[in-house]
RNA sequence: GGGGGUAUCGUUCAGUGGCAGGACAGCGGUCUCCAAAACCGCUAACGUGGGUUCGAUUCCUACUACCCCCGCCA
Numbered sequence: 001g002g003g004g005g006u007a008u009c010g011u012u013c014a015g016u017g018g019c020a021g022g023a024c025a026g027c028g029g030u031c032u033c034c035a036a037a038a039c040c041g042c043u044a045a046c047g048u049g050g051g052u053u054c055g056a057u058u059c060c061u062a063c064u065a066c067c068c069c070c071g072c073c074a
Base pairs, nucleotide, nucleotide: 001070002069003068004067005066006065007064010024011023012022013021018054026042027041028040029039030038047063048062049061050060051059
């Protein structure tokens, strides 16, 4: 230098155009003598800028960060 992949709650993983979900963690509650476990509830996220569309996490584009492959120099 060229090519490819990934980016979503605190963590990890779903979600191929129509209200963003699961598990774990956190908080509150039920239960208990107290706790743990179990059960119920709550909080919390789409990397950034543009474009397409009635509507974008999703499609296109540029950038940023990380990972992989190829090449070049040493």
Transfer RNA from a Patescibacteria group bacterium, 74 nucleotides, folded computationally. It matches the Rfam family "tRNA". By type it is a transfer RNA. About the family: Transfer RNA (tRNA) molecules are approximately 80 nucleotides in length. NCBI's taxonomy places the organism under Bacteria, Bacteria candidate phyla. Its mean pLDDT, the model's own confidence on a scale to 100, is 81.